[in-house]
RNA sequence: UCACUGGAGAGAGGCUGCGCUGGCACGCAGCCCACCGAAGGGGCAAGCGGCCGAUCGCUCGAAGGGCGACACCGCCAAUCUCUCAGGUAAAGCGGACAGCGA
Numbered sequence: 001u002c003a004c005u006g007g008a009g010a011g012a013g014g015c016u017g018c019g020c021u022g023g024c025a026c027g028c029a030g031c032c033c034a035c036c037g038a039a040g041g042g043g044c045a046a047g048c049g050g051c052c053g054a055u056c057g058c059u060c061g062a063a064g065g066g067c068g069a070c071a072c073c074g075c076c077a078a079u080c081u082c083u084c085a086g087g088u089a090a091a092g093c094g095g096a097c098a099g100c101g102a
Stems, first nucleotide, its partner, number of pairs: 001102002004099003011033001013032007034088003040084001041082003047075004055069006
């Protein structure tokens, strides 16, 4: 990467327009409110690396240096977190992840 199997959460919400219709219903789109986290995307720790301008400690010292810590910068995980995207009856589609085979 591919095949197969399993695979959660959350309004059959409101308004408007279009399609269809005798009218509803239904489908699609936009907007509003509520909600979900498991496509994708963003954020965080420890750790690692860098740096010595400042601070602290140790140390060599004539001047000034050296080392370490902190701070700062960079890299950086998840089922954590955000909810941009996506999603919110059943079915279908999608689906992180897990199992199995190639």